Predicted 3D model of a 364-nucleotide RNA (Bacterial RNase P class A) from a Gammaproteobacteria bacterium. It was read from a public genome assembly, where an Rfam model found it. Rfam family: Bacterial RNase P class A. The family's RNA type in Rfam is ribozyme. The coordinates come from a structure-prediction model, not an experiment, and the mean pLDDT is 79.

RNA sequence: GGAGUUGGCCGAGACAGUCGCUGUGCAGUUUACUGCAUGGAGGAAAGUCCGGGCUCCGGGGGUAAGGUGCCAGGUAAUGCCUGGGAAGCGCGAGCUUACGGAAAGUGCCACAGAAAAUAGACUACCGAGGGCAACUUCGGCAAAGGUGAAAAGGUGCGGUAAGAGCGCACCGCGUAACGGGUAACCGUUGCGGCACGGUAAACCCCACCUGGAGCAAGACCAAACAUGAGCCGCCAUGACUUAACGGUCAUGGCACGUGUGACCCGCACCAUGGCUCGGGUAGGUCGCUUGAGGCGCUUGGUGACAAGCGUCCCAGAUAAAUGACUGUCCACGACAAAACCCGGCUUAUUGGCCGGCUCCCACU
Numbered sequence: 001g002g003a004g005u006u007g008g009c010c011g012a013g014a015c016a017g018u019c020g021c022u023g024u025g026c027a028g029u030u031u032a033c034u035g036c037a038u039g040g041a042g043g044a045a046a047g048u049c050c051g052g053g054c055u056c057c058g059g060g061g062g063u064a065a066g067g068u069g070c071c072a073g074g075u076a077a078u079g080c081c082u083g084g085g086a087a088g089c090g091c092g093a094g095c096u097u098a099c100g101g102a103a104a105g106u107g108c109c110a111c112a113g114a115a116a117a118u119a120g121a122c123u124a125c126c127g128a129g130g131g132c133a134a135c136u137u138c139g140g141c142a143a144a145g146g147u148g149a150a151a152a153g154g155u156g157c158g159g160u161a162a163g164a165g166c167g168c169a170c171c172g173c174g175u176a177a178c179g180g181g182u183a184a185c186c187g188u189u190g191c192g193g194c195a196c197g198g199u200a201a202a203c204c205c206c207a208c209c210u211g212g213a214g215c216a217a218g219a220c221c222a223a224a225c226a227u228g229a230g231c232c233g234c235c236a237u238g239a240c241u242u243a244a245c246g247g248u249c250a251u252g253g254c255a256c257g258u259g260u261g262a263c264c265c266g267c268a269c270c271a272u273g274g275c276u277c278g279g280g281u282a283g284g285u286c287g288c289u290u291g292a293g294g295c296g297c298u299u300g301g302u303g304a305c306a307a308g309c310g311u312c313c314c315a316g317a318u319a320a321a322u323g324a325c326u327g328u329c330c331a332c333g334a335c336a337a338a339a340c341c342c343g344g345c346u347u348a349u350u351g352g353c354c355g356g357c358u359c360c361c362a363c364u
Stems, first nucleotide, its partner, number of pairs: 001360010013329007021040008042335001046346002049344005054214004060265004065210005070084005085099001086097004100205002105203002107199003122145002125140006153171006172194001173192008218286004228277005233254009257269003293312008
């Protein structure tokens, strides 16, 4: 000097002025309003994909269903984050992973190929025989070649009629012991010729997790409506009533039904219950912003983070406020606007600043 890789920060602004909107506090007030002070849209506010807080319903239990999937930590919790392991990619710094189980079972592997898993003999090779020859019969073989994403471990040597883990060496695979590590796993040594492939982002098995509905939740106040209409078993006992059939009421039992996803069991309620249709209201207040909160320092930890001390209050609109103009400075531009709140992930995107590390070239 060049090329990479990885981490962090900022945020379309700052200062001053003029006007406009709005939350809170204080003061005045003909309580509608005025004045002063102070605050007012993002790093993703987006997607509605995860996890929770909070509110309401459910006494409860099980099954199904759904989610996650190497190990250890962090967290309120997670499918998130941190660190480690393995496999793969990269010269490297680094990056990626839907990373439990194929010997519990089932399914699938098109076409090509002789054959795709209790899976082999197409072209060939070797031996014995027949034949003038082309070729043919029997036996051996899975090494060479072909097909394919994948074909009965790989390379080499020996051996054989030709071959083959047939034998041997190394690698691979399986397994035992020892050592390191919390663990995933790694290493060393020994033993075994060891084979029935792959696929679970196929069904499935295993381990762990999971009630439901959601701020349009929910609570309160006010007002209005049509004191709205219809429907909802069986048995037993007692009372009343009827000429009788029957009807009415009460009690008890069973059933149906209801009880915030499905199915089953259980429990509770059951006419002051339940179901269907119809009418009225859609106004106001709360929920609503002090939080698993932000910032700074110290301590512990590789880290995510935790603890302690100090400090700050930092949008709460409701047809939807957070704006417009001017001057100076400036990197001034993309993606883009809060609606109960918080922690993540994912997606979109402009420009600037500050680091760590790797490789290449040149000079000293």